[in-house]
Molecule: c-di-AMP riboswitch aptamer (ydaO/yuaA leader)
Organism: Thermoactinospora rubra
RNA sequence: GAGUCCGUCGGGCCGAAUCCACCGCGCCGUUCGCGGUGGAACCGGGGACCCACCCUUUCCCCUUGGGGCUAAUCGGCUCGCAUGCCGUAGGGCCACUUCCAGGCCCGCGCCCGUCAGCUAACCCGGUAGGCAGGAUGGAAGGAAUCU
Numbered sequence: 001g002a003g004u005c006c007g008u009c010g011g012g013c014c015g016a017a018u019c020c021a022c023c024g025c026g027c028c029g030u031u032c033g034c035g036g037u038g039g040a041a042c043c044g045g046g047g048a049c050c051c052a053c054c055c056u057u058u059c060c061c062c063u064u065g066g067g068g069c070u071a072a073u074c075g076g077c078u079c080g081c082a083u084g085c086c087g088u089a090g091g092g093c094c095a096c097u098u099c100c101a102g103g104c105c106c107g108c109g110c111c112c113g114u115c116a117g118c119u120a121a122c123c124c125g126g127u128a129g130g131c132a133g134g135a136u137g138g139a140a141g142g143a144a145u146c147u
Base pairs, nucleotide, nucleotide: 012131013130014129018040019039020038021037022036023035024034025033026032041127042126043125044124045123046122051117065115066112067111068110069109074087075086076085077084090106091105092104093103094102096141097140098139099138100137101136
């Protein structure tokens, strides 16, 4: 000097995954943390009429079905398989918001269990987890601070 690891504080990002009040406990006290109760907010699923689908005959194929959350779908190529690669629907970031341009990335995974179209009333469930060292420009709008 560089890198890595741990802790604390203040900011930031993906995501619905957050906020408030009261009570109790922990902490020497505050702060803070945990739990409980209540409220607010956000997210997802099921679930009518109507609509859609279905309902008739013949032929062929399959039975390895179908569905949901998520941006995470679909196509092609390689390979004996596995794997890998190239695209792509779609999605994220560049530190007020939006639009445009530019740049950098993702395009996973999980669940239901033979079953579910949409869907008012109604019913049910979730409020996790993870991340890094940076920060482009123009326009419009708005906010804050100072004088």